Predicted 3D model of a 72-nucleotide RNA (transfer RNA) from a Candidatus Jorgensenbacteria bacterium. Taxonomically the source falls in Candidatus Joergenseniibacteriota (Bacteria, Bacteria candidate phyla). It was read from a public genome assembly. Its Rfam family is "tRNA". Its family is annotated with triplet codon-amino acid adaptor activity in the Gene Ontology.
RNA sequence: GGGCGCUUAGCUCAGUGGUAGAGCGACUCGUUUACACCGAGUAGGUCCGGGGUUCGAUCCCUCGAGCGCCCA
Numbered sequence: 001g002g003g004c005g006c007u008u009a010g011c012u013c014a015g016u017g018g019u020a021g022a023g024c025g026a027c028u029c030g031u032u033u034a035c036a037c038c039g040a041g042u043a044g045g046u047c048c049g050g051g052g053u054u055c056g057a058u059c060c061c062u063c064g065a066g067c068g069c070c071c072a
Stems, first nucleotide, its partner, number of pairs: 001071007010024004018055001026042005048064005
C1' cells in the first nucleotide's frame, strides 16, 4: 500500500428496515439461625462518530475513528 471482518448494557454476544434483547454480573425482595444455592423482580444503552437514502435506520449507502486477520 491492497483486501476482508468487527464496534450494541459492567463483561460475552444476539438482533438483516417498524418502540433494542439474552446469558453472566450488580441491586432489592422471598427462602435460611446465617451464608450459599434456588425463586421473583428492578436498574443499567445518545447501538463508535459525521453525512445520506427512506414515512421510518442498530440494520442499507458513504466518509471518518479504533481493533483484528490475510496479502504485498